Model confidence (mean pLDDT): 81 of 100.
A computed fold for a 475-nucleotide part of an RNA from Neisseria meningitidis, annotated as small-subunit ribosomal RNA, 3' major domain.
Taxonomically the source falls in Neisseria (Bacteria, Pseudomonadati, Pseudomonadota, Neisseriales).
Context: one part of a larger RNA
RNA sequence: UGAUGGGGAUUUGUAUAAGUGGUGGAUGAUGUGGAUUAAUUUGAUGUAAUGUGAAGAAUUUUAUUUGGUUUUGAUAUGUAUGGAAUUUUUUGGAGAUGGAGGAGUGUUUUUGGGAGUUGUAAUAUAGGUGUUGUAUGGUUGUUGUUAGUUUGUGUUGUGAGAUGUUGGGUUAAGUUUUGUAAUGAGUGUAAUUUUUGUUAUUAGUUGUUAUUAUUUAGUUGGGUAUUUUAAUGAGAUUGUUGGUGAUAAGUUGGAGGAAGGUGGGGAUGAUGUUAAGUUUUUAUGGUUUUUAUGAUUAGGGUUUUAUAUGUUAUAUAAUGGUUGGUAUAGAGGGUAGUUAAGUUGUGAGGUGGAGUUAAUUUUAUAAAAUUGAUUGUAGUUUGGAUUGUAUUUUGUAAUUUGAGUGUAUGAAGUUGGAAUUGUUAGUAAUUGUAGGUUAGUAUAUUGUGGUGAAUAUGUUUUUGGGUUUUGUAUA
Numbered sequence: 001u002g003a004u005g006g007g008g009a010u011u012u013g014u015a016u017a018a019g020u021g022g023u024g025g026a027u028g029a030u031g032u033g034g035a036u037u038a039a040u041u042u043g044a045u046g047u048a049a050u051g052u053g054a055a056g057a058a059u060u061u062u063a064u065u066u067g068g069u070u071u072u073g074a075u076a077u078g079u080a081u082g083g084a085a086u087u088u089u090u091u092g093g094a095g096a097u098g099g100a101g102g103a104g105u106g107u108u109u110u111u112g113g114g115a116g117u118u119g120u121a122a123u124a125u126a127g128g129u130g131u132u133g134u135a136u137g138g139u140u141g142u143u144g145u146u147a148g149u150u151u152g153u154g155u156u157g158u159g160a161g162a163u164g165u166u167g168g169g170u171u172a173a174g175u176u177u178u179g180u181a182a183u184g185a186g187u188g189u190a191a192u193u194u195u196u197g198u199u200a201u202u203a204g205u206u207g208u209u210a211u212u213a214u215u216u217a218g219u220u221g222g223g224u225a226u227u228u229u230a231a232u233g234a235g236a237u238u239g240u241u242g243g244u245g246a247u248a249a250g251u252u253g254g255a256g257g258a259a260g261g262u263g264g265g266g267a268u269g270a271u272g273u274u275a276a277g278u279u280u281u282u283a284u285g286g287u288u289u290u291u292a293u294g295a296u297u298a299g300g301g302u303u304u305u306a307u308a309u310g311u312u313a314u315a316u317a318a319u320g321g322u323u324g325g326u327a328u329a330g331a332g333g334g335u336a337g338u339u340a341a342g343u344u345g346u347g348a349g350g351u352g353g354a355g356u357u358a359a360u361u362u363u364a365u366a367a368a369a370u371u372g373a374u375u376g377u378a379g380u381u382u383g384g385a386u387u388g389u390a391u392u393u394u395g396u397a398a399u400u401u402g403a404g405u406g407u408a409u410g411a412a413g414u415u416g417g418a419a420u421u422g423u424u425a426g427u428a429a430u431u432g433u434a435g436g437u438u439a440g441u442a443u444a445u446u447g448u449g450g451u452g453a454a455u456a457u458g459u460u461u462u463u464g465g466g467u468u469u470u471g472u473a474u475a
Base pairs, nucleotide, nucleotide: 001475002474003472004471005470007469008468009467010466011465012464013463015459016458019423020422021421022420023419026314027313028312029311030310031309032308033307034305035304042053043052064300065299066298067297068296069295070294077124078123079121080120081119082118083117086103087102088101089100090099091098092097107114108113127289128288130287131286132285136283138278139277140276141274143272148187149186150185151184152183153182154163155162156161167178168177169176193266194265195264196263198234199233200232201231202230203229208223209222212221213220240254241253242252243251244250316416320375321374322373323372324371325370332363333362334361337356338355342351343350344349382413387408388407389406390405391404392403393402429451430450431449432448433447434446435445
């Protein structure tokens, strides 16, 4: 100087307390361990692995396994030499690949030759999702959006170092004020950035419709007030006022205001720590392999299942289920696409083909809510697993192994032990909706709106962090 203490002081955080909804019990989905297997490819393993890499394993992907093949190679650059390239029929084979024919003789300055493409031969070399993340670059997680981290000059100590950065207040903040052998400075914080909340100006189509005419309908004329869209501005700074404070920094109450003390979200992640993760994104040193650990092909596997565990979906019902009527969003996507009206099927769908490169057209009926009816505490009109059967659709192909629909079947489950977790306001909870990934497949993930609480304004204790002080057989 660090580290550490079941030492002290102080401070902060959903850490606790106060509420609220879960997990742990059930069934399913999904990941992982174990077991199994010809193979069940592989990384990640306390917090900081486990709906993670994977924004989507039927083939492909694919790295795995069993067979069939291949050796200058699937791919790249040279050398020599031959043929234009290209296209097509038939046949062996699971295919990869073989055999047998047909069409075709091009382009560019002239005979050489060149460009492009392909065959053969030899050799330099190619190739490796083999290994090492403890050789690396790059990148990422975590500590932590925590308030820290460092330096010039000076001073001080024999020196390692110390001081500054500590003390009194204050803050979300090493934020700021005051004191002071310190005085300055860099970085982080804050601000800058984006979105949301208010408003002005400009613009008026594909948006809008108050007034006016018109229509089944903003449908059309006229209009650009309003809404909205999107560009530029304004607006909030403790500015103002009472108290409090050292007359400071600030803090507390109020006024005005759309908004008040960082207005609410996001992006932004200091010095370092963890030999943390990644050599299977890519790059890359070493090492290893070269008739194979490379390449190719058809099947299979990654989807197995006494079991353990994480995450999540659906439930266990009457604040509900079932069945009629009625109402109201936002944000997205679309041309190898999105697909309307009509029509057909109980339905998934089929048919159809208008419009649309989109404020024009389409996806597209939001659902919970509300209002009628029914049900009466039951394993039920709860719950929907499982299984039979009939079908739909994507795709070359759905058996291993997709998703959906109709009908029948109707399992466990009656609120869950010890324990454990999320959450402070448009939040929790609840409710639909859209996107990306895909040919197809979403209970995952990323967005989006609707309805919309309770409790705390404290720090005694538990736990993590910051600062300071002290102890120590610690480095």